A computed fold for a 74-nucleotide RNA from a Thermoprotei archaeon, annotated as transfer RNA.
Its Rfam family is "tRNA". Rfam classes the family as a transfer RNA. Rfam links the family to the GO term triplet codon-amino acid adaptor activity.
The sequence is in RNAcentral, with records from ENA.

RNA sequence: GGGUCCGUGGCUCAGCCAGGUGGAGCGCCCGGCUCUUAACCGGGUGGUCGCGGGUUCAAAUCCCGCCGGACCCG
Numbered sequence: 001g002g003g004u005c006c007g008u009g010g011c012u013c014a015g016c017c018a019g020g021u022g023g024a025g026c027g028c029c030c031g032g033c034u035c036u037u038a039a040c041c042g043g044g045u046g047g048u049c050g051c052g053g054g055u056u057c058a059a060a061u062c063c064c065g066c067c068g069g070a071c072c073c074g
Base pairs, nucleotide, nucleotide: 001073002072003071004070005069006068007067010026011025012024013023020057027045028044029043030042031041032040050066051065052064053063054062
């Protein structure tokens, strides 16, 4: 230098192909249960979807550029 993949709550990841109210588990907070803790049960909490631009009535999703990470080729 070229190519492929990845970036979404605090963490680990779905959702993207085929645009239409942003999700799950864990965590955290409150409560129940328990002598207490853990476990279990109920409720709650939290994300400019890496950044910028474009297309569109509408973008996490499509297109372009850039940044970061992993791997491969030279």

Taxonomically the source falls in Thermoprotei (Archaea, Thermoproteati, Thermoproteota).